[in-house]
Context: one part of a larger RNA
RNA sequence: GCCGGCGAGUUAUUCUAUCGUGCGAGGUUAAGGGGUAGUAGCCCUGAAGCCAAAGGGAAACCGAGUCUGAUAAGGGCGAACAAGUACGGUGGAAUAGACCCGAAGCCGCGUGAUCUAUCCAUGAGCAGGUUGAAGCGUGGGUAAUACCAUGUGGAGGACCGAACCGGUUAUGGUUAAAAACAUAUCGGAUGACUUGUGGAUAGGGGUGAAAGGCUAAACAAACGUGGCGAUAGCUGGUUCUCCUCGAAAUGCCUUUAGGGGCAGCCUUACGAACUAUCUACAUGUAGUAGAGCACUAGAAGGGCUAGGGCGGAGGAAUCCGUACCAAACCCUACUAAACUCCGAAGGCGUGUAGAACUAUCGUAGGAGUGAGACUGCGGGGGAUAAGCUUCGUAGUCGAAAGGGAAAGAGCCCAGACCGUUAUCUAAGGUCUCUAAAGCAUUGCUAAGUGGGAAAGGAUGUGCUUGUGCCAAGACAGCCAGGAGGUUUGCUUAGAAGCAGCAAUCCUUAAAAGAGUGCGUAAUAGCUCACUGGUCGAGCAUGGGUGCGCCGAAGAUACAACGGGGCUUAAGCAAUGUACCGAAGGUACGGAUUUACCCUUCGUGGAGUGAAGGGUAAGUGGUAGAGGAGCGUUCUGGAAGCUGAUGAAGGUAAGCUGUAAGGCUUACUGGAGGCAACAGAAGUGAGAAUGCCGGC
Numbered sequence: 001g002c003c004g005g006c007g008a009g010u011u012a013u014u015c016u017a018u019c020g021u022g023c024g025a026g027g028u029u030a031a032g033g034g035g036u037a038g039u040a041g042c043c044c045u046g047a048a049g050c051c052a053a054a055g056g057g058a059a060a061c062c063g064a065g066u067c068u069g070a071u072a073a074g075g076g077c078g079a080a081c082a083a084g085u086a087c088g089g090u091g092g093a094a095u096a097g098a099c100c101c102g103a104a105g106c107c108g109c110g111u112g113a114u115c116u117a118u119c120c121a122u123g124a125g126c127a128g129g130u131u132g133a134a135g136c137g138u139g140g141g142u143a144a145u146a147c148c149a150u151g152u153g154g155a156g157g158a159c160c161g162a163a164c165c166g167g168u169u170a171u172g173g174u175u176a177a178a179a180a181c182a183u184a185u186c187g188g189a190u191g192a193c194u195u196g197u198g199g200a201u202a203g204g205g206g207u208g209a210a211a212g213g214c215u216a217a218a219c220a221a222a223c224g225u226g227g228c229g230a231u232a233g234c235u236g237g238u239u240c241u242c243c244u245c246g247a248a249a250u251g252c253c254u255u256u257a258g259g260g261g262c263a264g265c266c267u268u269a270c271g272a273a274c275u276a277u278c279u280a281c282a283u284g285u286a287g288u289a290g291a292g293c294a295c296u297a298g299a300a301g302g303g304c305u306a307g308g309g310c311g312g313a314g315g316a317a318u319c320c321g322u323a324c325c326a327a328a329c330c331c332u333a334c335u336a337a338a339c340u341c342c343g344a345a346g347g348c349g350u351g352u353a354g355a356a357c358u359a360u361c362g363u364a365g366g367a368g369u370g371a372g373a374c375u376g377c378g379g380g381g382g383a384u385a386a387g388c389u390u391c392g393u394a395g396u397c398g399a400a401a402g403g404g405a406a407a408g409a410g411c412c413c414a415g416a417c418c419g420u421u422a423u424c425u426a427a428g429g430u431c432u433c434u435a436a437a438g439c440a441u442u443g444c445u446a447a448g449u450g451g452g453a454a455a456g457g458a459u460g461u462g463c464u465u466g467u468g469c470c471a472a473g474a475c476a477g478c479c480a481g482g483a484g485g486u487u488u489g490c491u492u493a494g495a496a497g498c499a500g501c502a503a504u505c506c507u508u509a510a511a512a513g514a515g516u517g518c519g520u521a522a523u524a525g526c527u528c529a530c531u532g533g534u535c536g537a538g539c540a541u542g543g544g545u546g547c548g549c550c551g552a553a554g555a556u557a558c559a560a561c562g563g564g565g566c567u568u569a570a571g572c573a574a575u576g577u578a579c580c581g582a583a584g585g586u587a588c589g590g591a592u593u594u595a596c597c598c599u600u601c602g603u604g605g606a607g608u609g610a611a612g613g614g615u616a617a618g619u620g621g622u623a624g625a626g627g628a629g630c631g632u633u634c635u636g637g638a639a640g641c642u643g644a645u646g647a648a649g650g651u652a653a654g655c656u657g658u659a660a661g662g663c664u665u666a667c668u669g670g671a672g673g674c675a676a677c678a679g680a681a682g683u684g685a686g687a688a689u690g691c692c693g694g695c
Stems, first nucleotide, its partner, number of pairs: 001695006011096013026051003032045005055062002065077004099237002102234001106227006117201009126191001128160003131156001135152006164188003169184004203219001205215003240629006250263005264369002266366007275359001277355009290342001291340002296336003300332004305326001307325002309322005372397010402413003417590004422586003428580003431564003437577001439576006450566001456550002460547010477534005483507003488502003513528001517526002591619011630684001632681005640674003649668008
């Protein structure tokens, strides 16, 4: 891991609601007792007690009333309008382990020092080699010591290194050969050494050269057992089928925030009003969007003009000036969630009418939910960041399958009872992959734009609208002229159109600047403005708008149309006609729910129940509420039925029911099995790192 078996809402008591049965203004017995062929059964007995029939008051007490009160008032709770009670089934609650499994822990009483820590008693062990302390002898040396040399000697938590004790580093091993090892290497090795045997210390205790170490492979409090089914607002699991309805992730409070209480939203039963909803109209309500500046607050320019600053005059008083600051006031132009002289759409309340037809409300039983997510719109927070956060509002997902968006919870279309090789559509599509138009008409795009992006930039190109010039010849090119006073004045070494400053006139003219640029030391030279000729038809410059261009750099490989591929399109814009396309609509057949109607049966009759038929509307679904069933074991039925002419069980096939399932046959098996209808439960497994067994 697989297979098989086992494995989770039970039982008792009380309360509560509902259903059933008995009796009914009453209902009922408990313990106990008696009888019985049945003895855990049944029948009879047994009014003690309990509930109800009357309430009010703290009570005394009074009583259809009573309490409060001074009250005959008012008010509160009652009566009048009357049904209970006993037992049983079912839902729920309380108390018990209370659906099952699961802690880490806490406490009591015991068992452990054969491992290990320390200690006590008594024994044992340490190859070989090295060094050579003190002391002592001899010699030297001293006044005597000291001291020096040499020999002897054999000290040491001394040295090297086996046994022994240890465990440094590396490698291997890591479902190991081993629940701590192997190989190599390494530390101690006469000592605070190692070791045998016997003994001592015990769980908040021991022991510890101290690491929270060790105390029998586990120690920040051992192990066994009991309290014990501790507790677990936590995690996991919780077993057959079909049918009806169907949520919530919100508010308030909470030592509360992943838990609860009440409300909201769901369901079931009973009951009640035109109750709720939508649309139209009428009427009321409040200050949002917008707008505005009349208030409050902010704020730009100008005017006018108090006050102030600065300058000036004056001995002072005071006066004058002011491109300074500036209140109030005036003009122009503005801003505001906490401004409003105004003010929608929409919202909400009420009324009337219509639509639709219980969607509404009440009482009672049962819940679940109280982590929500994204998208559009209106706001706050943030950075007008986030697949961010927090409100409001609508939708979807959650609990929704189907079609589209290549792929996809939350986007678009659309809500799956079942069947059909029928048909029409939605979103989205119709060259091909791939169902359906290489459809029709008119334009645009040349960028593979389409098929990713901004500020900004550009004689891209289409459409549209201005202004100016133009056959008295525009624009561009080419040919020619572009002069004189004058080298204007100043400045300067020089300054001659062209370093700079000032001025910028006059003449001749078709035209020509006291000069547009290059150039020279300064001149010179080239050129432009301006004019004529040549040429012969548009030229120049703005605004708006459609589609394009640049701006444009990323990490494995094209990789920013799903691919192929597409250019008067298979791109973009507009118009039109077809078609495809879903579990949507329709058609046909079937099932089922609810409402209404009809028929039959049943009853003395009615209510009503069952079966059949018709019409209409439904039948996605998690948590959850409600309804109807299937199957298993045992009991009654049953001293009955069935079975060796083959039971149960097993294997396979066929038939059948909407499902759980049921029936039959063949083979196997070899001795039990059991109907209708009822009753009672150890009653249904795939999951719990479930338990046990097998492989």